The part of an RNA shown here (large-subunit ribosomal RNA, half B) has 1180 nucleotides and comes from a Candidatus Pacearchaeota archaeon.
Context: one part of a larger RNA
RNA sequence: ACUAGUUAAGGGAAUUCGGCAAUUUAGCUUCGUACCUUCGGUACAAGAAGUGUCUAUGUCUGUAACUUGGAAAUAUCUAAGUAGCAGAUGUAGAUCGCAGUGACAAAGAUGGCCCGACUGUUUACCAAAAACGUAACCGAGUGCUAGGUUGAAAAGCUUUGUAUACUCGGUGAGACCUGCCCAGUGGUGGUGUCUAAAACUGCUUUACAAGGCAGCUAAGGCCCACUAAACGGCGGGAGUAACUAUGACUCUCUUAAGGUAGCGUAAUACCUUGUCGUCUGAAUGGCGACUUGCAUCAUUGGUUUAACGAGGUUGUCGCUGUCCCUAACUAGAGCCUUCCGAACUCACAGUCUGGUGAGAAAGCCAGAAACGCCUAGUGGGAAGCGAAGACCCUGUGGACCUUUACUGCAGCUUGCUGCUGUAGCUUUAUAAGAGAUGCUCAGAAUAAGUAGGAGCAUAGAUAUCUCAGCUCCGGCUGAGAUGGAGCAAAAGUGGAAUACUACUCAUCUCUAGUAGAGUUACUAACUCUUAGGAGGACAACAGUAGGUGGGCAGUUUGGCUGGGAUGGCACCCUACAGAAAAGAUAUCUGUAGGGCCCAUAAGACAAGCUCAUCCGGUUUGGAAAUCCGGAGCAGAGUGUAGAGGCAAAAGCUUGUCUGACUGUAUUUCAAACAGCAAGAAAUGCAGAGUUGAAAGACCGGCUCAUCGAACCAACCAUGGCUUUUAAUGGGCCAGGUUUAUGACAGAAAAGGUACCCCAGGGAUAACUGGCUUGUCGCACCCGAUAGUUCACAUUGACGGUGCGGAUUGGCACACCGCUGUCGGCUCUUCCUAUCCUGGCUGUGCACAAGCAGCCAAGGGUGUCGGAGUUCACGCAUUAAAAGGGAUCGUUAGCUGGGUUAAGAACGUCGUGAGACAGUUUGUAUGAUAUCUACUAGGUGUGUGUUGCCUGAGUGAAACGACCUUAUAGUACGAGAGGAACUAAGGUUGGGAGCCACUGGUCAAUCGGUUGUUAUUUAGCAGGCCGAGCAGCUACGCUCCAUAUGGAUAAGAGCUGAAAGCAUCUAAGCUCGAAGCCAUGCGCAAGACGAGGCAACAAAGGCCGUCAUAGAAGAUGACGUUGAUAGAGUCAGUGUGUAAGUACCAAGGCAACGAGGUAUUCAGCACGUGGCUACUAAAAG
Repeated sequence: ACUAGUUAAGGGAAUUCGGCAAUUUAGCUUCGUACCUUCGGUACAAGAAGUGUCUAUGUCUGUAACUUGGAAAUAUCUAAGUAGCAGAUGUAGAUCGCAGUGACAAAGAUGGCCCGACUGUUUACCAAAAACGUAACCGAGUGCUAGGUUGAAAAGCUUUGUAUACUCGGUGAGACCUGCCCAGUGGUGGUGUCUAAAACUGCUUUACAAGGCAGCUAAGGCCCACUAAACGGCGGGAGUAACUAUGACUCUCUUAAGGUAGCGUAAUACCUUGUCGUCUGAAUGGCGACUUGCAUCAUUGGUUUAACGAGGUUGUCGCUGUCCCUAACUAGAGCCUUCCGAACUCACAGUCUGGUGAGAAAGCCAGAAACGCCUAGUGGGAAGCGAAGACCCUGUGGACCUUUACUGCAGCUUGCUGCUGUAGCUUUAUAAGAGAUGCUCAGAAUAAGUAGGAGCAUAGAUAUCUCAGCUCCGGCUGAGAUGGAGCAAAAGUGGAAUACUACUCAUCUCUAGUAGAGUUACUAACUCUUAGGAGGACAACAGUAGGUGGGCAGUUUGGCUGGGAUGGCACCCUACAGAAAAGAUAUCUGUAGGGCCCAUAAGACAAGCUCAUCCGGUUUGGAAAUCCGGAGCAGAGUGUAGAGGCAAAAGCUUGUCUGACUGUAUUUCAAACAGCAAGAAAUGCAGAGUUGAAAGACCGGCUCAUCGAACCAACCAUGGCUUUUAAUGGGCCAGGUUUAUGACAGAAAAGGUACCCCAGGGAUAACUGGCUUGUCGCACCCGAUAGUUCACAUUGACGGUGCGGAUUGGCACACCGCUGUCGGCUCUUCCUAUCCUGGCUGUGCACAAGCAGCCAAGGGUGUCGGAGUUCACGCAUUAAAAGGGAUCGUUAGCUGGGUUAAGAACGUCGUGAGACAGUUUGUAUGAUAUCUACUAGGUGUGUGUUGCCUGAGUGAAACGACCUUAUAGUACGAGAGGAACUAAGGUUGGGAGCCACUGGUCAAUCGGUUGUUAUUUAGCAGGCCGAGCAGCUACGCUCCAUAUGGAUAAGAGCUGAAAGCAUCUAAGCUCGAAGCCAUGCGCAAGACGAGGCAACAAAGGCCGUCAUAGAAGAUGACGUUGAUAGAGUCAGUGUGUAAGUACCAAGGCAACGAGGUAUUCAGCACGUGGCUACUAAAAG
């Protein structure tokens, strides 16, 4: 020093992130209690007083086999009462102590604000909270074979409940309230010439099959509404009032709507320590306001609110060792002795400084230091031990979570089919049969079409009448009656000619059937059942098709990269520079481009011509239009960047054309030196062509960019094979064309993780170090400007040159099988670019006070307020309140407020999971020290032993500073003001020692007192309280003195040349500082150079009694020739007057009686002093 405790003078939160911790308070009785309030509370509010013991006396209660009275046959019941005992309570008096709930037990109080209403619940093991829950409010679903939920199902739960119920969701007591928006997403409802599957129907592929196409249709979609206490959302720009400012007002853009009430620098405000007020000496704090609100806002509830809270925050009073500033004491552990006896760790091993080295070395290099061993400590180092870093990155690693990622699966829903039957009505479609109808003009007139056709008609025609139907209103048809002969042909009209017969088309009617849809009913499948019945072809179930479907699952979610992310594309291609005269060559290097364009060519050939610009001339005509002449190597043009090319052309114009061909082969680049695809280019041959008189040229563009694999699909006067043919046609293979992969040699693909995991990485970030030093700091050069004049007393622009390695960066060299990360505390040392103190110089220095500079690092450089702060700011002091380094010194030293985990909240962002160098609250700091280092203590050995010294060397700061007085109201100065040398006194900071005093402590001791062992004595809780010697201590006391020497710094000088002068310097000499070396103090001969002096065989140890010493060792005293310790005694000191006895004592009839007085400065105790061998220091 530690753990757990006790106590502290004076101050009283100055400590600290923060009153953390500790103290204070405390029970009961009485008095008395504010604001606020939901009238219940708040409230034990706050704040006061009392409290023991004894004596006497009341009241009440309990207690008899007591007494008396009453009832009763007895047992017994009932009423009253005395004494005793016990309990409760009151009054009066007496009395003791520092203290009477005497110990134990037992709230510190209060004010403002935030959050949550409250009691409650939670992360067993770091979070108790503002989170969860809650009553209450709201919304949604649900009529019971309900809805919800579990299960594959059977079957369960809610529930043997029934809308005052159950389930789900949101908000979260109460009070006042809850605005606008339905465009988006979701939910609900509705609607139909839209879309939409299978089944079905139709068509089609040569029959069938399997396909294809079309039609029809459900849910769904689309569309139309409603819905925000559903998810959610709730603007911008101008102008304007008679000072200014502001903007009721106006204009404009725009939205689904543009944030209303309220609140507001907030748990939300970046800027921000907003501004003002208040609390303070001082406030990054609190509270109250304002409010332009980065980014408040109304059941993701807004604003308030009594009560409540181990919640957060900030004041005040009380109180205190939290602190100034520490000290003492107790117990335990430690230490020492004996016994028992692990683990982690461990290459060897174990010095310092500087350097080096993978840039932070005990081991290398250089220098220095260092005899060996042990013990106790402290924790600087071993980039110590512990854990294959949790941060960061990487991985074609993982896991969970989310969603409008991709792909699926349950579930739900809709259609169809099966199980699946009967009947009626309505309606749709339709096979068959019967019947009817079919009107342009012309024509007798209502001509459906085609064919036959010369007949048809008494088996009753034309016609008339009645009825019915239809109608184009002309008529037509049917039935009945009357009646008794016409109608066609021919002619005529017309596109078509009629009677009659057959067939056909369209429309309509009837019959009866089939199929579908809708609806109604039935009962027999089927379902339920209380076994009565109820439901019923529905439902359920099965199959199939559509929709929906993070409920669930499997996965994906690129690369480059001066870390990653954001950004960008340096991911494919081209030109130039870089590129260093072969070739090749990098960067998130620089400068520019491409992802086309062109058929009325911008392509091919041929011929002709010459451009840009300038000069001269010429009507309108100008600087510039067209024309003429001249100069004109290119200054133009060449589709498109740049480079390289190009003049009877590669440019411009004109003519004719399509070679922007087919087949085939080779080469080059792509791709230096292996291989490699697409693509691009070049060269041939053959064929067919264009152009030119011809030679020739032409396989697109003057050359180098303008691009894309396989699979699938479509297409082709393409080729081959095969099948069948009279010929087609079909199939297969190959080729070509088109559609794209731009992450461009080409997966089909979104996010979160702070709940995280794994493998790795110092191949790669955050801290430190290293290198660099733009930035930063400091210095110097120049000398414009200012300074009345005058650069250099002071100021020091624009520029320039360095140094430092404290800022911030850059790099990514060391460390990711781990170097603990900000600030504070503690403690040490170093630097100087000096803040103070010391010595000087200049001054725009009279003095005083300053300003600037030089030397100088010995010493000092502080307290407080708010904030986690470093920093910065503030208050009051001060001689001054300098700046830095040491792994941003210091976590095996402390703290843990901040940063930076898991919980939670606000604002903002995100559909969401979640996120935020935004805010807020909460939140585990390991360990027994091996080596080294340091602080101490021993021991061995060498120096012959013992004793006494010297001092090479070494350490410290042992001192630093201030104030007052005298000098002196002097020098100086017009005055105002106003020094110094020197001397004296004091203060403060620091250091060392001590305990006579003062203060603290003081389980030495003494006393008081509570509870208890029944009482006394004596104990126990060190019970509490008072006092307190020795010792130890600071808050106490003493000292660190006076004076000086030597060598110097800046500076001041002497003499004095070089340089006949001058000059502090060159030779020489003298001064000159808190600094340096001494003087003073400590250590010191392992100072191996082992020293000196004196003595010379002594001595020392074990053992025993011990303390002036002490962790163990050591040191010191003593050992009978003895006061070393104990015991005894006397003194001194402390406490405070013992026991016993006697008397007194409030009272009381007495018994009794707390207590008091005397004996008694008593009794008791003692780590102290003196005396005394009684005991032990024997023997060895």
The RNAcentral record of the full RNA draws on SILVA.